[in-house]
């Protein structure tokens, strides 16, 4: 110099819970709160889990089938700070 990549250094995010809206509902938002994250920053476009209301069913469930939610549940996909051994 290139690559890698933790420590360390600034410093980000915010789970349950509660409150107030919003939604039939999963569950969103806004604030307060910190379970905990090196991508817990962006994306349901593609494949899947997982939930929630429908339809089909003999009431329920299962299957199948539409629509929704979940990126802090996966997979991938883009962007991304610092860098000692």
């Nucleotide at each position: 110099c290139c690559c890698g990549a933790u420590a360390a250094a600034g410093g980000g995010c915010a789970a349950a819970c509660c409150a107030a809206c919003c939604g039939c509902a999963a569950g969103g938002u806004u604030g307060g709160g910190a379970c905990g994250c090196a991508a817990a920053g962006c994306g349901c476009a593609c494949g899947g889990g997982u939930c929630u209301c429908g339809g089909c069913u003999u009431a329920u469930u299962c299957u199948c089938u539409g629509a929704g939610a979940u990126g802090g549940c996966c997979g991938c996909g883009c962007c991304g700070c610092c860098g000692a051994a």
Model confidence (mean pLDDT): 84 of 100. The RNA shown here (c-di-GMP-I riboswitch aptamer) has 85 nucleotides and comes from uncultured Chthonomonas sp. Rfam family: c-di-GMP-I riboswitch aptamer. Gene Ontology term of the family: cyclic-di-GMP binding. NCBI's taxonomy places the organism under Bacteria, Armatimonadota, Chthonomonadales, Chthonomonadaceae, Chthonomonas.